Molecule: c-di-GMP-I-GGC riboswitch aptamer
Organism: Desulfuromonas sp.
């Protein structure tokens, strides 16, 4: 101090079901797990939806990028 395919310990929680919010995309809460080593936060760059045209919105669990942080057994 790498790395993290395995191994603990601890966590996040996709589809769907309920209930609420919203014109949508989608969001919150509960219920559930398909997955996640940043699936913890930030639209800053692409991407993708949505919209009543523009302004605008959602999406970090699309991708890079910032930051910040858990464990530490085996290698």
């Nucleotide at each position: 101090g790498a790395g993290g395919u395995c191994a603990a310990a601890a966590g996040c929680a996709a589809a769907c079901c309920c209930a609420g919010a919203g014109a949508a995309a989608u969001c919150u809460g509960g219920g559930g797990a398909c997955g996640c080593a940043a699936a913890g936060c930030c639209a800053c760059g692409g991407g993708u939806c949505c919209u009543u045209a523009a302004a605008g919105g959602a999406u970090a669990g699309c991708c890079g990028g910032g930051u910040u942080g858990c464990c530490g057994g085996g290698u």